[in-house]
Molecule: small-subunit ribosomal RNA
Organism: metagenome
RNA sequence: AGAGUUUGGUCCUGGCUCAGGAUGAACGCUAGCUGGAGGCUUAAUACAUGCAAGUCGAGCGGGAUUGGUAGCAAUACCAUGAGAGCGGCGGACGGGUGAGUAACGCGUACACGACCUACCUUUGACUGGGGGAUAGCCCUGGGAAACUGGGAUUAAUACCGCAUAUAAUUCUGAAUAAUAAAGGUUUGGAAUGAAAGUUCAGGCGGUCAGAGAUGGGUGUGCGUCUGAUUAGCUAGUUGGUAAGGUAACGGCUUACCAAGGCGAUGAUCAGUAGGGGGCGUGAGAGCGUGAUCCCCCACACGGGUACUGAGACACGGACCCGACUCCUACGGGAGGCAGCAGUAAGGAAUAUUGGACAAUGGCCGCAAGGCUGAUCCAGCCAUCCAGCGUGCAGGAAGAAGGCCCUACGGGUUGUAAACUGCUUUUGUCAGGGAAUAAACCUGUGGAUUUACUCCGCAGCUGAAGGUACCUGAAGAAUAAGCACCGGCUAACUCCGUGCCAGCAGCCGCCGUAAUACGGAGGGUGCGAGCGUUAUCCGGAAUUACUGGGUUUAAAGGGUGCGUAGGCGGCCAUGUAAGUCAGGAGUGAAAGUUUGCGGCUCAACCGUAAAAUUGCUUUUGAUACUGCAUGGCUGGAAUCAGGAUGAGGUCAGCGGAAUGUGGCAUGUAGCGGUGAAAUGCAUAGAUAUGCCAUAGAACACCAAUUGCGAAGGCAGCUGGCUAGACCUGUAUUGACGCUGAGGCACGAAAGCGUGGGGAGCGAACAGGAUUAGAUACCCUGGUAGUCCACGCCGUAAACGAUGGGCACUAGGUGCUGGGGGGAGCGACCCCGUCAGUGCCGCAGCUAACGCGAUAAGUGCCCCGCCUGGGGAGUACGGCCGCAAGGCUGAAACUCAAAGGAAUUGACGGGGGCCCGCACAAGCGGUGGAGCAUGUGGUUUAAUUCGAAGCAACGCGAAGAACCUUACCUAGGUUUGACAUGCUGGUGAAACUCUCUGGAAACAGGGAGCCUUCUUCGGAACACCAGCACAGGUGCUGCAUGGCUGUCGUCAGCUCGUGUCGUGAGAUGUUGGGUUAAGUCCCGCAACGAGCGCAACCCUUGCCCCGUGUUACUAACAGGUAAAGCUGAGGACUCUCGGGGGACUGCCGGCGUCAAGCCGGAGGAAGGUGGGGACGACGUCAAGUCAUCAUGGCCCUUACGCCUAGGGCGACACACGUGCUACAAUGGCGAGGACAGAGGGCUGCGAAGCGGCAACGUGAAGCGAAUCCCAGAAACCUCGUCUAAGUUCGGAUUGUGGGCUGCAACUCGCCCACAUGAAGCCGGAAUCGCUAGUAAUCGCGGAUCAGCCACGCCGCGGUGAAUACGUUCCCGGGCCUUGUACACACCGCCCGUCACGCCAUGGAAGUCGGGAGUGCCCGAAGUCCGCGUCCUAACCGCAAGGAGGGAACGGCCUAAGGCAAGCUCGAUGACUGGGGCGAAGUCGUAACAAGGUA
Repeated sequence: AGAGUUUGGUCCUGGCUCAGGAUGAACGCUAGCUGGAGGCUUAAUACAUGCAAGUCGAGCGGGAUUGGUAGCAAUACCAUGAGAGCGGCGGACGGGUGAGUAACGCGUACACGACCUACCUUUGACUGGGGGAUAGCCCUGGGAAACUGGGAUUAAUACCGCAUAUAAUUCUGAAUAAUAAAGGUUUGGAAUGAAAGUUCAGGCGGUCAGAGAUGGGUGUGCGUCUGAUUAGCUAGUUGGUAAGGUAACGGCUUACCAAGGCGAUGAUCAGUAGGGGGCGUGAGAGCGUGAUCCCCCACACGGGUACUGAGACACGGACCCGACUCCUACGGGAGGCAGCAGUAAGGAAUAUUGGACAAUGGCCGCAAGGCUGAUCCAGCCAUCCAGCGUGCAGGAAGAAGGCCCUACGGGUUGUAAACUGCUUUUGUCAGGGAAUAAACCUGUGGAUUUACUCCGCAGCUGAAGGUACCUGAAGAAUAAGCACCGGCUAACUCCGUGCCAGCAGCCGCCGUAAUACGGAGGGUGCGAGCGUUAUCCGGAAUUACUGGGUUUAAAGGGUGCGUAGGCGGCCAUGUAAGUCAGGAGUGAAAGUUUGCGGCUCAACCGUAAAAUUGCUUUUGAUACUGCAUGGCUGGAAUCAGGAUGAGGUCAGCGGAAUGUGGCAUGUAGCGGUGAAAUGCAUAGAUAUGCCAUAGAACACCAAUUGCGAAGGCAGCUGGCUAGACCUGUAUUGACGCUGAGGCACGAAAGCGUGGGGAGCGAACAGGAUUAGAUACCCUGGUAGUCCACGCCGUAAACGAUGGGCACUAGGUGCUGGGGGGAGCGACCCCGUCAGUGCCGCAGCUAACGCGAUAAGUGCCCCGCCUGGGGAGUACGGCCGCAAGGCUGAAACUCAAAGGAAUUGACGGGGGCCCGCACAAGCGGUGGAGCAUGUGGUUUAAUUCGAAGCAACGCGAAGAACCUUACCUAGGUUUGACAUGCUGGUGAAACUCUCUGGAAACAGGGAGCCUUCUUCGGAACACCAGCACAGGUGCUGCAUGGCUGUCGUCAGCUCGUGUCGUGAGAUGUUGGGUUAAGUCCCGCAACGAGCGCAACCCUUGCCCCGUGUUACUAACAGGUAAAGCUGAGGACUCUCGGGGGACUGCCGGCGUCAAGCCGGAGGAAGGUGGGGACGACGUCAAGUCAUCAUGGCCCUUACGCCUAGGGCGACACACGUGCUACAAUGGCGAGGACAGAGGGCUGCGAAGCGGCAACGUGAAGCGAAUCCCAGAAACCUCGUCUAAGUUCGGAUUGUGGGCUGCAACUCGCCCACAUGAAGCCGGAAUCGCUAGUAAUCGCGGAUCAGCCACGCCGCGGUGAAUACGUUCCCGGGCCUUGUACACACCGCCCGUCACGCCAUGGAAGUCGGGAGUGCCCGAAGUCCGCGUCCUAACCGCAAGGAGGGAACGGCCUAAGGCAAGCUCGAUGACUGGGGCGAAGUCGUAACAAGGUA
């Protein structure tokens, strides 16, 4: 510090997710030790038991008990002094908890001239003299108990008078400093108020007053969470006067008076919450948090109340109400762990009913000492932090085993182990053994001898703990796991599984080769821990103060006016609030940071420093801002003079068009559409003419124009009215800009009332279209559109761009107005202000683009945004007559949703151009019969594959057996086949042959009985065995190779350069041209490669060479004829070689080009015809059954052998063909002309036989020689005469022939007989552009034969047509749109149906919360008080004062009643929403998406 994830890819926006750190944690697996820390975050739920606050005999009465003395004993005396009680001090500290509290509660800084403070320190003064009670104890009652009544008696440092008293308190005078003010200070007078004793002494106490210290109380400034879907709140409320009350100010309380006080700088209300120091994180700013430790606050079962006291409204005090629990004799009582342990419950979850007061501290005490669950320790828990260990060194046969590969040898675990040596931390055992402790106290010494006042010395005291620590002994001995290994992210293989089981933080893995699931081996990371979950910060500049945005990604308010607020021109003076600098105070400690130090280190701890960014105060500075004052004219406004426009409003007027009415002319249609129909019309329409009338809108001008704030504004004229602009030596003097709320305006539609209504026209009706058509089209047509008045308040209200000011190159239009120059003038030139367009520099931008009219550079103000969906929805509120508008969520859900640009693909987008693509033609298919292939069905099996084009006469160029892979049956297991090893045999093979059998096979007989040799053996063969063979079993979606297809289409790319942030572009686009990315020209491109073309083969012409088996012109011979023979080398031809064609020549066109058109010549002319040749790639195209091959599977079988069957089935359907339907024909007879092939297991002549298939025969030929081999269509003659025929030949019968071991299933051929369908073929569809189609025959491969009518070749005869590119199909280039990119066979919307989820409404029902009003009202303070009671004082007494009780009153907790408010739960039913591999209906959107 970043990374993953939207896309085919790119850039941007934007969310989600990860890596880091942290925790009072929990859970899973695992676990050796030590130190330090921490440990109910939930139920402020309920609590058994024990302990947590007592102490003082030096305050008091008292005396249990025990001991002693005397005594026989009773008893007396002495000592001791328990429990309980009175009294004092302390129980207001310490300890716990965080419920409440949004508050002066807390934090910070001040203030108290408005206050208190026990104990402590210090100063001054005093401590005199009396009195009456009471608990205890004793007696006696009540009660179960708790407890309590009565009587008698008694003490005090308990209680009450009296005396004395300053500077105290109250009242009243006087003087006086500073201060804004106030109860300040000084000084008189009067009145009022004290005490306690004890002790031998010392001492310890007591009272009043002052001061200090400490602790508190009170007030104030500033700071302190969320919600405006909480906007108004307030009656003691705000202030005053008086009184009361308090330690003290104060509406704190009461009476009276006034009517205030708070609030958009957020009152009130609601929700949430103890606050801070700090803690976590972060670079910081921040964000989150408030455990442990420290400070403050609040609380103590819920609520209320006071008492006592220095202090409380009191955790372990009191009273009352309430809930709960317990005891009870039912009459009454008791209780409060949020103290320490502990229990139950809750919960994912949090410890011992431990030890000690030794230390530190607290209370009491003179002290000893007591008490102390504060505290110090120990126990439990890997909860955290830190440290240590589980050994170290050597050790290669790189052991065995595991795992992986495999060419069987290797890799890895791995120096790891074994083994050898060494060490001993930790643990175990044994021994030693602390510091923490020094005081008080006791003893003793000293000091000013005054004192236990101080100093010194000695002694006493340890829970932790026999712990830390030290020493020794034995011995590698006692000690390793967890997570992960697809990317992010360090770490890879095998097996298993097969969209299953599962994983997953995000992206995503898994459908048979999973580094992603599970296991294993190996590896990586951390390590007594490791992972997971939860939460916080970070990354996130993803709320942006530091530090973001707003044309199109989310986001500019529809527009203006304007309030508050924010911001504000030039000069000067003053001030010093902001601002800046210095000083002072404070900012507790702890923590953090740094230095140093202590535990062996560290964690931890000690100490010092720094920091604590803040607040207060003070002294200065004065540039800027503020404030005050004075001035200025540049901003702004006003004035004068001009000129401008569809600016607004009111009134009047006009013509064209349309409708309607009247009259007239006139006749059969009109109208409408893609085509029609509905509709209108013989009752006279449409059309035409004239007249009349109605309403609405204003052609041309007209524009890329003008005006207005926006919405918006258009015939002409007038009235009224607003604005901007220009010019000016005029006026004012900052009067300005923006603008939350607010107010006004605000298209269309819509609403209300009343008019109006020609045309148009939602709804509606009809007609069409359609699968449907609640649409698009047509005919009608209501509201509405128009006017007046009143609402509504929205819009793609858009420049998707808020307003203002300033600055920053130019060029060119238009509108309005000035100026200058020149000119007689039209006009021209220069410059200027305002407005409105286009292009463009810099700059900006993700890009597109913007660019003085900014989206540039700055300043000021306002609005708005923060992932998509849910949703502009719900609820609430406000507005509205309604429709609805404004404000505006959440649950839930997704890993994206988006913007711009790129390359493709696509379009019922465009342009250009090709192709038998259409058209023009010729012939077919689809109908028939048959052949063949396929589907389907059938079957024991009908083996398998091929599937739109590009499967279907395809693999198969040959299924009777074989083939053969299928089925049935029989058999076989080292195998039909390969290689190697071991053992055995010596032959085996082969030939003949027998038995069983369908054969295979099984069993037997006969013949033969090998070669080499170094004599060991080897070769060869068989048998037995071991390795292995074998598989047409699966996967063509694991593959190689080969092939099809787009497509013989003209394309596909690269290097360098350039452009672009980038994908990418350019080149390859453009203008021409071509069959062609063919060539030319142009051009930020220049070149190049694979394709095209050419080179190759063949064919067409010529030449040269060659000359047999081919040829035969001349010569000669010869025949019935014949190159038959001699011969020839001329010709044809054969085989080689060469020439020829290149737009080369001419003319025209064309850019002086490429090239095109025409012509000449030529056998051939513009690639002459044909072939071979197939770019980058596409279709997971085809083939595991040609072959090869990974993986998987079978192994007496999924291998192998054999026989028979099947692949040939047959209701059907399709493809491809053959033969036909006839006269351009059939039949008969005669006659003519090819090319290319094949032939020795072969072709097979002549001759002979047979009607024929064929047989016989054997010549010739390994072939330019011989044979297959008669080519046929064609020609000539004859016949048939339009018919199911002399067409057609299926089917069937009989008889033959041939091949073959064998023609039954299941061959071909011949002859005779039979003679079916069929008379040219529906929708639809195929081929072909010239030697082509059509038609005719010939040959070949495979092959014993053949189901071949197939396929591959060969030649013969030999056409028609192409205007043209609108349309169908396919393709190429450019361009455009796109929401497509498995790419239109794409994407995608809504209803309905089903499942799940959350949510709104809802008659209601249930519950919580805060208040209001009324009723009732405990305890208690205060007030009143006539009754009762009453020791201290007064009084001789009676009685009084005072006190208490009772009673009454105000207030008041709880409770009750009432009406509402608010929040939540639930609710029949209901509304929409989200999500959910393959449901239904349609096709709305994306292309002109087929109606933009």